[in-house]
């Protein structure tokens, strides 16, 4: 160059056949318990805007297809493997 595969919050890891993205763990925040701690239980926990309810947006990056894409199509970046060049 070509050919496979892979890319999701802080981290890991899911999501039947294209139908509520991140279940569930860990780590973080905050309370409960305790004299404190440590463990345990409880809530929360992508990002924006909002006092809050809630609205948008959000699976590498941009675009198609579609009622509806992490899932199918181009293109491009990035990581890994094979394979071709290598005078």
């Nucleotide at each position: 160059g070509c050919c496979g595969g892979a890319g999701u919050g802080g981290c890991g890891a899911a999501a039947u056949u294209g139908g509520u993205a991140g279940a569930c763990g860990c780590a973080c925040a905050g309370g409960a318990c305790u004299u404190a701690a440590a463990a345990u239980c409880c809530u929360g926990c992508g990002g924006u805007a909002g006092c809050a309810a809630u609205a948008c947006u959000g699976u590498a990056a941009c675009g198609g297809u579609u009622c509806g894409a992490c899932u199918c199509c181009g293109u491009u970046c990035u990581c890994c493997g094979g394979c071709a060049c290598c005078a």

The prediction has a mean pLDDT of 81.
Transfer RNA from a Caldisericia bacterium, 87 nucleotides, folded computationally.
Lineage of the source: Bacteria > Pseudomonadati > Caldisericota > Caldisericia.
Its Rfam family is "tRNA". Gene Ontology term of the family: triplet codon-amino acid adaptor activity.